RNA sequence: GCUUUGGUGGCGCAAUGGUAGCGCGUCGGACCCCGGAUCCGGAGGCUAUGGGUUCAAGUCCCAUCCAGGGCG
Numbered sequence: 001g002c003u004u005u006g007g008u009g010g011c012g013c014a015a016u017g018g019u020a021g022c023g024c025g026u027c028g029g030a031c032c033c034c035g036g037a038u039c040c041g042g043a044g045g046c047u048a049u050g051g052g053u054u055c056a057a058g059u060c061c062c063a064u065c066c067a068g069g070g071c072g
Stems, first nucleotide, its partner, number of pairs: 001071007010024004018055001026042005048064005
């Protein structure tokens, strides 16, 4: 340089073009003498960045940035 896969809460991952969810963590509560375990509830994402298509984009298209694989 070419090609390919990916980038989504603190972390690991989901999500047919139609309300962005799950697990862990975290915070509060129940239980408990206290803690742990268990149970219940909450907060936390402008989906890498910028454009385009569309009534509607995490999803499709283009460019850029970052990371991994392959080729040279």
Predicted 3D model of a 72-nucleotide RNA (transfer RNA) from Halteria grandinella. The source organism's lineage runs through Eukaryota, Ciliophora, Sporadotrichida, Halteriidae and Halteria. The prediction has a mean pLDDT of 83. Rfam family: tRNA.